Transfer RNA from Ladona fulva, 72 nucleotides, folded computationally. It matches the Rfam family "tRNA". About the family: Transfer RNA (tRNA) molecules are approximately 80 nucleotides in length. Its family is annotated with triplet codon-amino acid adaptor activity in the Gene Ontology. The family's RNA type in Rfam is transfer RNA. The RNAcentral record of the sequence draws on Rfam. Its mean pLDDT, the model's own confidence on a scale to 100, is 81.
[in-house]
């Protein structure tokens, strides 16, 4: 530089164009314990960034940013 693929919640990861975008683990709160852990319960947190198709986009095209992998 050329091909290809990935970016959603802190992190590691799901989601057939239509349901509130979930799920573990982490952190918080509460409940347990004399106290810490373990455990049970809660709730809270997220669709890389512009533009376009659609009735309707995290999913499809377009240009960008990043990153991985491959080939030179």
């Nucleotide at each position: 530089g050329g091909u290809g693929g990935g970016a959603u919640a802190g992190c590691u990861c799901a989601a057939u164009g239509g349901a509130a975008a979930g799920a573990g683990c982490a952190a918080c709160c509460a409940a347990c314990u004399g106290g810490c852990a373990a455990u049970u319960g809660g709730g809270a947190g997220a669709c890389c960034c512009g533009g376009g198709u659609u009735c309707a986009a995290g999913c499809c095209c377009u240009g960008g940013u990043u990153u991985c992998a491959u080939c030179a």